Record summary: Predicted 3D model of a 348-nucleotide part of an RNA (small-subunit ribosomal RNA, central domain) from Streptomyces griseocarneus. Its Rfam family is "Bacterial small subunit ribosomal RNA". For this family Rfam cites "Crystal structure of the ribosome at 5.5 A resolution" (Yusupov et al., Science, 2001). The sequence was found in a public genome assembly.
[in-house]
Context: one part of a larger RNA
RNA sequence: CUGGGCGUAAAGGGUGUGCAGGCGGUUGAGUAAGACAGAUGUGAAAUCCCCGGGCUUAACCUGGGAAAGGCAUAUGUGACUGCUAGACUAGAGUGCGUCAGAGGGAGGUGGAAUUCCACGUGUAGCAGUGAAAUGCGUAGAUAUGUGGAAGAACACCGAUGGCGAAGGCAGCCUCCUGGGACGCAACUGACGCUCAUACACGAAAGCGUGGGGAGCAAACAGGAUUAGAUACCCUGGUAGUCCACGCCCUAAACGAUGUCAACUAGUUGUUGGGGAGUAAAAUUCUCAGUAACGCAGCCAACGCGUGAAGUUGACCGCCUGGGAAGUACGGUCGCAAGACUAAAACUC
Numbered sequence: 001c002u003g004g005g006c007g008u009a010a011a012g013g014g015u016g017u018g019c020a021g022g023c024g025g026u027u028g029a030g031u032a033a034g035a036c037a038g039a040u041g042u043g044a045a046a047u048c049c050c051c052g053g054g055c056u057u058a059a060c061c062u063g064g065g066a067a068a069g070g071c072a073u074a075u076g077u078g079a080c081u082g083c084u085a086g087a088c089u090a091g092a093g094u095g096c097g098u099c100a101g102a103g104g105g106a107g108g109u110g111g112a113a114u115u116c117c118a119c120g121u122g123u124a125g126c127a128g129u130g131a132a133a134u135g136c137g138u139a140g141a142u143a144u145g146u147g148g149a150a151g152a153a154c155a156c157c158g159a160u161g162g163c164g165a166a167g168g169c170a171g172c173c174u175c176c177u178g179g180g181a182c183g184c185a186a187c188u189g190a191c192g193c194u195c196a197u198a199c200a201c202g203a204a205a206g207c208g209u210g211g212g213g214a215g216c217a218a219a220c221a222g223g224a225u226u227a228g229a230u231a232c233c234c235u236g237g238u239a240g241u242c243c244a245c246g247c248c249c250u251a252a253a254c255g256a257u258g259u260c261a262a263c264u265a266g267u268u269g270u271u272g273g274g275g276a277g278u279a280a281a282a283u284u285c286u287c288a289g290u291a292a293c294g295c296a297g298c299c300a301a302c303g304c305g306u307g308a309a310g311u312u313g314a315c316c317g318c319c320u321g322g323g324a325a326g327u328a329c330g331g332u333c334g335c336a337a338g339a340c341u342a343a344a345a346c347u348c
Stems, first nucleotide, its partner, number of pairs: 004319003007302002012316001014201004021194003025088003029084003033081002035077003039073004049065006091191001092188003095184005103177007110154001114150008125136002162169002206247006215241002220236004258315006266293011297304002321348003330341004
C1' cells in the first nucleotide's frame, strides 16, 4: 500500500466535548483548480515486445514498428467535485406552548432498625453450630419497659418502570442547575456528520491531609473441621467502608455490538407526549423511549431481525496463529501502588 474482518472465533477506544483532517442538503449563475477530450512537443540509445533480415541453426548481431504506464504547452467541454457571489428549507439550531424523570450540586429534615449508655422489672442462662467450642453472664447477662447518644442506610411504593454520554443515580422538603420528549411552524438559513493529538468525566479498591466511626469487615487473634486447614463454619476484630479537599484512571467500564444518516413485513406489552373519539372510559392514529416475538435478509452456528448482527453511505478506533506477554527495555504520567505506550530471542 492492498485484501478480508471486529456480538460469542483475534479485533469497538470506558464515556463525552471538540481544533486540525476527512466527508457533506436543494437550486440557478459564473469560474475552470480537479476531471475529461483530441492536438503539439518531449519521453537518448541499448534492453523488453511485435514483424522482418544475417551468421548451416541457436545463443548472438541487425532493420523497422510498437511501447515508454509520464511530463509540459496551448485549445476545447462544463455533467460531476472544488472555488466565487446569490437564492431555498426537507438537515441542524432558535423561539413559543406543554410534559415526565432515583439527571447533577448544596442545605435542611423524618421514621424503622442496629449498637452503646443510664435507670426500672427479673433470674440463670445467653449466643452460636451439622455438632460443638472459643465468647458473653450471679460484679446480674439474654429478655422486657422508660429515657438518652451515635453513625450509616433508606422497608413498603418499586416495575419486565424512569433519568443520565458513560461511570452511575432511590426516604422527604427547599434552593441552584444540565439534558430530553411532544406540539406549533414564528425565526436563522447548511450554521452539518465524524474526529488523530488535546481536554473533561470516569464503579470498586488503593493513596495523602484532617474529621468521623453504629453496623459490616480484608489483615490479625482465638475456637472448630481436617491427615494437614495459613480456608470454607463460629466468636472477636484493625485498616477500610462514611464526610471534606487532593490524587489514582483501572474493570466481565458488557448490549462482550463505535458514532451519525437513509432505506427494508408485521404482532404483542409497557413509559412519556400529541391528534381523533367518549359524559368519563373503551377504541384508534402518531412521535420519542423501553421490552417480548417474528417476515425478508444476514449468520459457521447460536442467534440478529425498523432499537439489525439486514441493505448502503461518511468518519474514527481496532485485528492479522498459540505461548513467551499486555511482559522486558525506553519514554510519559503518579506520593506510592502502579497506569499508558509496547517488543524480541526462544518455543509449538